[in-house]
């Protein structure tokens, strides 16, 4: 310095506010229940390839693929991606 963390600013999707119950008499809104989707919180799983005691075992990545969690009016939020700023690292 590459990189890694954390704070801040900006950018940043995806899918039924579908049907029933209830909170209330009615709408908004909350909650549970069914059955449909989504994948960018999070987790999970392999590929070439490397290693090895080589019939096998190990290590190995996603924005891939699962959907256990999450999530599906908006609105927050989200991987990522830019900019600052602190820390931490030591290559040169």
């Nucleotide at each position: 310095a590459u990189g890694c963390c954390u704070c801040g600013c900006g950018g940043g999707a995806g899918a039924g506010u579908c049907u029933c119950c209830g909170g209330u008499g009615c709408g908004a809104c909350c909650g549970g229940a069914g059955c449909g989707c989504c994948g960018a919180a999070g987790g999970a799983g392999c590929a070439a390839c490397c290693c090895g005691c080589c019939c096998c075992g190990g290590g190995g990545a996603a924005u891939c693929u699962c959907u256990c969690a999450g999530g599906c009016a908006c609105c927050c939020g989200u991987a990522c991606c830019g900019c600052g700023a602190g820390g931490u690292g030591a290559a040169g």